[in-house]
RNA sequence: GCGGCUAUAGUAUAAUGGUAGUAUGAAGCGUUGCCAACGCUUUGGCCCGAGUUCGAGUCUCGGUAGCCGCG
Numbered sequence: 001g002c003g004g005c006u007a008u009a010g011u012a013u014a015a016u017g018g019u020a021g022u023a024u025g026a027a028g029c030g031u032u033g034c035c036a037a038c039g040c041u042u043u044g045g046c047c048c049g050a051g052u053u054c055g056a057g058u059c060u061c062g063g064u065a066g067c068c069g070c071g
Stems, first nucleotide, its partner, number of pairs: 001070007010024004018054001025043006047063005
């Protein structure tokens, strides 16, 4: 220099173009003599910019970062 893949909550991971879920974590409450475990509630997220569309996490283009391969 060229090609491919990936980017979603603190962490991990889903999501036919139509309300962003799940687990874990964190906070609160209940249970217990205390802790753990368990139950309930709450919290917090689509890498950045543009385009297409009535509507984009999803499709297109550009950028950034990471991983893999080629030279």